[in-house]
SAM riboswitch aptamer (S box leader) from a soil metagenome, 119 nucleotides, folded computationally. Its Rfam family is "SAM riboswitch aptamer (S box leader)". Rfam links the family to the GO term regulation of gene expression. The coordinates come from a structure-prediction model, not an experiment, and the mean pLDDT is 81. RNAcentral holds the sequence, with entries from MGnify.
RNA sequence: CUCAUCGAGACCGGUUGAGGGUCAGGCCCUUUGAAGCCGGGGCAACCGUCGAGGCUAACCACCUCGGACAAGGUGCCAACUCCUGCGGGCCCGCACGAAGCGGGAGCCCGACAGAUGAG
Numbered sequence: 001c002u003c004a005u006c007g008a009g010a011c012c013g014g015u016u017g018a019g020g021g022u023c024a025g026g027c028c029c030u031u032u033g034a035a036g037c038c039g040g041g042g043c044a045a046c047c048g049u050c051g052a053g054g055c056u057a058a059c060c061a062c063c064u065c066g067g068a069c070a071a072g073g074u075g076c077c078a079a080c081u082c083c084u085g086c087g088g089g090c091c092c093g094c095a096c097g098a099a100g101c102g103g104g105a106g107c108c109c110g111a112c113a114g115a116u117g118a119g
Base pairs, nucleotide, nucleotide: 001119002118003117004116005115006114011040012039013038014037015036019029020028021027023085024084025083026082041077042076043075046073047072048069049068050067051065052064053063054062081113086110087109088108089107090106091103092102093101094100
């Protein structure tokens, strides 16, 4: 840089002792012990292995699957990526000939950013 996914799921012990949710605002978690480190446990099919189906004359390759597997490679284990941030739609107000202007609570869609995996 490209592609895919991101409302599911999964915590104990030891050590230590005040922060953590990456920025801001909010809202949360936390001395009934934060973050880190160590040990153990667990979750999960992204890669992988296997199976089934499709394609094919057949095989390989390729594609598909609420398929199986967590003894391999990663990842993860409060809250939707905790929510919002930028744009649009719905909505409300103003104006009304039309174009338009403004608003912020909620819902939806998209973008940006981020995370994880594969290349």